Predicted 3D model of a 73-nucleotide RNA (transfer RNA) from Candidatus Termititenax persephonae. The coordinates come from a structure-prediction model, not an experiment, and the mean pLDDT is 80. Rfam family: tRNA. Gene Ontology term of the family: triplet codon-amino acid adaptor activity. By type it is a transfer RNA. Rfam's curators write: Transfer RNA (tRNA) molecules are approximately 80 nucleotides in length.
RNA sequence: GCCGGUGUAGCUCAGUUGGUAGAGCAGCUGAUUUGUAAUCAGCGGGUCGUGGGUUCAAAUCCUAUCGCCGGCU
Repeated sequence: GCCGGUGUAGCUCAGUUGGUAGAGCAGCUGAUUUGUAAUCAGCGGGUCGUGGGUUCAAAUCCUAUCGCCGGCU
């Protein structure tokens, strides 16, 4: 330099033809317990790496760019 993959909640990941962004774990509150853990119920948390474009509407399509991983030279 070229090619491919990847970036979504604190962490690990899902999100099938564009239509209000989810799960598990973690955190917080409550119940239970003499207390802790476990269990049960509930709650909060995300400018979807960044900029721009298309569209009534973009995590999703197009484009540029950045980080990480791999391959080729």